The prediction has a mean pLDDT of 88. Small-subunit ribosomal RNA, central domain from Marinobacter sp., 352 nucleotides, folded computationally. Lineage of the source: Bacteria > Pseudomonadota > Gammaproteobacteria > Marinobacteraceae > Marinobacter. RNAcentral holds the full RNA, with entries from ENA and SILVA.
[in-house]
Context: one part of a larger RNA
RNA sequence: CUGGGCGUAAAGCGCGCGUAGGUGGUUUGAUAAGCGAGAUGUGAAAGCCCCGGGCUCAACCUGGGAACGGCAUUUCGAACUGUCAGGCUAGAGUAUGGUAGAGGAGUGUGGAAUUUCCUGUGUAGCGGUGAAAUGCGUAGAUAUAGGAAGGAACACCAGUGGGGAAUGAGGCACUCCGGCCCAAUACUGGCACUGAGCUGUGACAGCGUGGGGAGCAAACAGGAUUAGAUACCCUGGUAGUACGGGUUGUAAUCGAUGUCAGCUAUCAGUUGGGACUCUUGAAGUCUUAGUGGCGCAGCUACACGCAGUAAGUUGAUCAGAGGUGGAGUACGGCACGCAAUGGUUAUAACUC
Repeated sequence: CUGGGCGUAAAGCGCGCGUAGGUGGUUUGAUAAGCGAGAUGUGAAAGCCCCGGGCUCAACCUGGGAACGGCAUUUCGAACUGUCAGGCUAGAGUAUGGUAGAGGAGUGUGGAAUUUCCUGUGUAGCGGUGAAAUGCGUAGAUAUAGGAAGGAACACCAGUGGGGAAUGAGGCACUCCGGCCCAAUACUGGCACUGAGCUGUGACAGCGUGGGGAGCAAACAGGAUUAGAUACCCUGGUAGUACGGGUUGUAAUCGAUGUCAGCUAUCAGUUGGGACUCUUGAAGUCUUAGUGGCGCAGCUACACGCAGUAAGUUGAUCAGAGGUGGAGUACGGCACGCAAUGGUUAUAACUC
């Protein structure tokens, strides 16, 4: 470099919003930039190619033609793309009326449990393990009853259940805020899709600051085990874990599957909404938006599997890959970072 690919072989940014750019429903008219046809001019000669000729042939020389894929001017055409003007409603959105929900933020509050403290009862053990020991206990523990304090997490309900763009989110009540879905009308009239940069958000751990600290627990200490044991097991235990407002910006951030749209057998589940039917029920049928299971066509590596939630089929657009290792490393850059064995961008030698 590529007529091919990106679930598992290399390859989908963690996820949004959105700028430039790319792409864009239906219809009428105009235009003629793209587009199509013709004409004219030009596209030096030589060379290449074709048909001939001349050196005995060839190389070489030479005549004619074609080509020079192009550019400019001009005439015509108007299907498609563009542009301009005007319509339309199937895309998109708004209004009205409803439903569901661990969606977000804040404030308050509840019970169970662990721990500590106080008081009572009570006496010699408790705890822990494969077995022990360290540890706690006659200064009265463990156990048991009552009371108090404080922090963190919310059993059952709970469900291939629901909500959210993703990370994530679960006691209860209230306040504020976001989004989806459904039904019937009305309205706007292409307002749309994607999206390089940019910007926002993004678990855990970590960093800085302030207060907080029950349980758990890196580091650390001790006891065991062992040849050793810087471990696994046990007794303790500090950062941290929780909160406020900052920072960091990464994860197997996974469906290892980018987003949007159209089309394509069936079957039986489940969640939210709507309509209809009767035998009014824990009912049936239809429909719509999700969420799981099987399965045909088709696809896939003759694979696993996917299969209306596609990995089928078609279109729009973005990201990223090009043998293995070296290496997501080094140097350098970054109006990234307080720092981090930081992040991001990202080589080469060499190697097989």